Transfer RNA from a Candidatus Magasanikiibacteriota bacterium, 73 nucleotides, folded computationally.

[in-house]
RNA sequence: CGCGGGGUAGAGCAAUUGGCAGCUCGUUGGGCCCAUAACCCAAAGGUUCUCGGUUCAAGUCCGAGCCCCGCAA
Numbered sequence: 001c002g003c004g005g006g007g008u009a010g011a012g013c014a015a016u017u018g019g020c021a022g023c024u025c026g027u028u029g030g031g032c033c034c035a036u037a038a039c040c041c042a043a044a045g046g047u048u049c050u051c052g053g054u055u056c057a058a059g060u061c062c063g064a065g066c067c068c069c070g071c072a073a
Base pairs, nucleotide, nucleotide: 002071003070004069005068006067007066010025011024012023013022019056027043028042029041030040031039049065050064051063052062053061
């Protein structure tokens, strides 16, 4: 140098054919309890790696770049 996969909330991951960005754990507040790390309820938390393009509309499609993992050499 070539090929493939990936980058989305603090962590791990979803998001079907382009159409409101969600789940689990964690965090915070409340409830329950003699008490609690268990159980129940609620909330906060996202420039979807960066820049540009297409579109009424982009996490998703196109181009360029950055980073991680693997294969081959």